[in-house]
This record gives sequence, C1' cells and structure tokens, in this order.
RNA sequence: AGGCACGUAGCUCAGGGGGAGAGCGCCAUCCUGACGCGGUGGAUGUCCAGGGUUCAAAUCCCUGCGUGCCUACCA
Repeated sequence: AGGCACGUAGCUCAGGGGGAGAGCGCCAUCCUGACGCGGUGGAUGUCCAGGGUUCAAAUCCCUGCGUGCCUACCA
C1' cells in the first nucleotide's frame, strides 16, 4: 500500500427497514448471624462519525476513523 471481516449496554455478543435486546455484571430489597447462593424488582445506549437513499435508517449505499486477519513492499 491492497483485500477481507468487524464496530450495538460496564464486558461478551445477538438482531439486521418501523418495538433497541440477551447472558454476565451493577443497584435496591427479601432470605442469612454474616458473606455467598437463591427469590423479587430496577437502572444504564451518540447502535463508531459524517453524508446519501427512503414516508421511515442501528439495519441499505458512499466516505472517513478505529480494531483484527491475510497479501505485497522495505529493512
């Protein structure tokens, strides 16, 4: 430098045109002598950024940024 994949909650990820979600974690409460386990309830999002298409975009398209892998080049 080129190609491919990925970017969604604190973490790991699912979803893939109209409701933003799961597990773990976190908070409160019950339970316990206490902690843990367990029960109940609850909070949390710039869906990477900008632009385009659309009645409507996290989702489709373009550009950029970031991460990973592969290839090439240099040494």